[in-house]
């Protein structure tokens, strides 16, 4: 000096298991607070979680009395693809 690998993790689909369907949860937002961010160090206005607001909001049907089909930008696990450190500075492999 020039290539390259690698985390958390995140999008889609696919399976199962649940929860709502007396509407919680999903998404959008304010504010307060915390935490993570390649293998080691800094680390945001960016991510994510809680806490308290705001807006806005929905698909039920059948059978018989708890169960089918069914809907929800729905939860949680497996799996599969794709993507992946914001950013700096060191380190790792090749040459």
């Nucleotide at each position: 000096g020039c290539a390259g690998a690698g985390u958390a993790g995140a999008a889609u689909c696919c399976g199962g298991a649940g929860c709502g369907u007396u509407a919680a949860g999903u998404g959008c937002u304010g504010u307060c607070u915390g935490a993570a961010c390649g293998g080691g160090g800094a680390g945001u206005u960016g991510u994510c979680a809680g806490g308290c607001g705001g807006a806005c909001g929905a698909a039920a049907a059948g059978a018989a009395a708890u169960c089918u089909u069914g809907c929800g930008g729905u939860u949680c696990c497996g799996g599969a693809u794709u993507c992946g450190c914001a950013u700096c500075c060191c380190g790792c492999u090749g040459c």